Predicted 3D model of RNase P RNA and transfer RNA as a complex of 427 nucleotides.
It holds a member of the Rfam family "Bacterial RNase P class A". Rfam classes the family as a ribozyme. Rfam's curators write: Ribonuclease P (RNase P) is a ubiquitous endoribonuclease, found in archaea, bacteria and eukarya as well as chloroplasts and mitochondria.

RNA sequence: CAAGUAAACCGGGUGAUCGCCCUUCUCUGAAGGGAGGAAAGUCCGAGCUCCACCGGGCAGGAUGCUGGGUAACACCCAGGAGGGGUAACCCUACGGAAAGUGCCACAGAAACAUACCGUCCUUCAACUGAAGGAUAAGGGUGAAAUGGUGAGGUAAGAGCUCACCAGCGGCUGGGUGACCAGUCGGCUGGGCAAACCCCAUCCGGAGCAAGACCAAAUAGAGGGACGAAAGGACGCCCGGUCUAGUCCCCGGGUUGGUCGCUUGACCCUGAUGGUAACAUCAGGGCUAGAUAAAUGGUCACCGUCCUUCAUCUGAAGGAUACAGAACUCGGCUUAUAGGUUUACUUGACCU
RNA sequence: GGCCCCAUCGUCCAGCGGCCUAGGACAUCACCCUUUCAAGGUGAAGACCGGAGUUCGAGUCUCCGUGGGGCUACCA
Numbered sequence: 001c002a003a004g005u006a007a008a009c010c011g012g013g014u015g016a017u018c019g020c021c022c023u024u025c026u027c028u029g030a031a032g033g034g035a036g037g038a039a040a041g042u043c044c045g046a047g048c049u050c051c052a053c054c055g056g057g058c059a060g061g062a063u064g065c066u067g068g069g070u071a072a073c074a075c076c077c078a079g080g081a082g083g084g085g086u087a088a089c090c091c092u093a094c095g096g097a098a099a100g101u102g103c104c105a106c107a108g109a110a111a112c113a114u115a116c117c118g119u120c121c122u123u124c125a126a127c128u129g130a131a132g133g134a135u136a137a138g139g140g141u142g143a144a145a146u147g148g149u150g151a152g153g154u155a156a157g158a159g160c161u162c163a164c165c166a167g168c169g170g171c172u173g174g175g176u177g178a179c180c181a182g183u184c185g186g187c188u189g190g191g192c193a194a195a196c197c198c199c200a201u202c203c204g205g206a207g208c209a210a211g212a213c214c215a216a217a218u219a220g221a222g223g224g225a226c227g228a229a230a231g232g233a234c235g236c237c238c239g240g241u242c243u244a245g246u247c248c249c250c251g252g253g254u255u256g257g258u259c260g261c262u263u264g265a266c267c268c269u270g271a272u273g274g275u276a277a278c279a280u281c282a283g284g285g286c287u288a289g290a291u292a293a294a295u296g297g298u299c300a301c302c303g304u305c306c307u308u309c310a311u312c313u314g315a316a317g318g319a320u321a322c323a324g325a326a327c328u329c330g331g332c333u334u335a336u337a338g339g340u341u342u343a344c345u346u347g348a349c350c351u
Numbered sequence: 352g353g354c355c356c357c358a359u360c361g362u363c364c365a366g367c368g369g370c371c372u373a374g375g376a377c378a379u380c381a382c383c384c385u386u387u388c389a390a391g392g393u394g395a396a397g398a399c400c401g402g403a404g405u406u407c408g409a410g411u412c413u414c415c416g417u418g419g420g421g422c423u424a425c426c427a
Stems, first nucleotide, its partner, number of pairs: 001347010012302007020034006036322001040333002043331005048207004053240006060203005065079005080094001081092004095198002100196002102192003116139002118135007147165006166188002168185007211259004220250001222249005231243003252426003266285008303320007352423007361377004369407001379395005400416005
């Protein structure tokens, strides 16, 4: 210098002026505060609220290498195994296919239990053959064909035997563990569980339009289920318990206000423990709460990028992303103009 | 705001992971029939919302996105 890898961060600034929402006060006004890294998708996990409550079964759902973190998680950290990359580094829905069932189209002899061509042997026949048997090395088909390569061996062959490699199982050692290393045994017929399923662990449901209160208005002589062995108690069934009027449908009225509502598993700095995620302690901080919904418009100067003219330096024009709170948090995923910083890898050149 | 559901020719529907080169009806176009139109007959064109993954193989299974639709206030 070029190419790349990983991580963190910014997301226009200043001033004037006209407005909008909220809070406070000494209230014709003044002061203070007013979107994001994703506020998004609503994909996970919780807090909070209600369903009066308890137990059992079934169904359903989720997760899926190991250890840890956390309020919890499908998240995060560290590690293992497998895969990719020269490397920095990255990716993985990564339990079980000897529990069972199912599927594997076409092609092919055969897709789970088989032999088409071939090879070899025997007999017959007589030389392009037929029958019987052996074999699975070679050919062919396929996504996949019964461990791979080499040597020995054999009638030809074959883990039949041997060496190395891959897998499986036993033993020994190391590690909390996933697993790793060594050694022994020829033990060696697939794939699919994002097919049903099995195993382990976990899960009650609904959601702030939850829910609580105040005010206003109206028409229940409407229909149905049930009558304490019933209905209802938020998937279904059973049992207990509670409830004298309960539930469902239809019809009627209102479209107001207050709370929930923003101090919270919160943010910043430091110390300590831990490889880390994170935890503990100390000090400091307060950072939107609207309800048809505020957070904006205009002007000036500057910043960044692009184009043109000029090229010492400037001028003109254009652009400045994705998007936008609605009970609140922790994550994930997706979108994002342009830019900054740090660490590392590879290659080339120079000293 | 919250909770659900769906996506296949122009429209409405089918579609066991392989015989899907995706089927049917209506509509469209061409030809035949008719003096002409309609009806009828023959034929043609026309689609799996987009991107990844699992699998030998995906319209179908899984994930992410895009688009569309439905339900949901309180009182008595």